[in-house]
Molecule: c-di-GMP-I riboswitch aptamer
Organism: Bacillota bacterium
RNA sequence: UCGCCGACAAGGCAAACCUGCAGCGAUGCAGGGACGCAAAGCCACGGGACCCCAGCGAGGGGCCAGCCGGGUUGCCGAA
Repeated sequence: UCGCCGACAAGGCAAACCUGCAGCGAUGCAGGGACGCAAAGCCACGGGACCCCAGCGAGGGGCCAGCCGGGUUGCCGAA
């Protein structure tokens, strides 16, 4: 010096659940609320779960980024 790791500091996000709204639904949005998260920021590209239509089906559409992988951007940088 570089790589890996992730202490310190400043903060950030927000599960379940509750309320309201939208949706056939999975689910999403807002408020409350914190289980947790070093990307629990973003992307539906691959796998997968879930929902809807068809229904012998094939297949089609949707949704989940806090299911996994991948891509991309970002705060601090000790041992």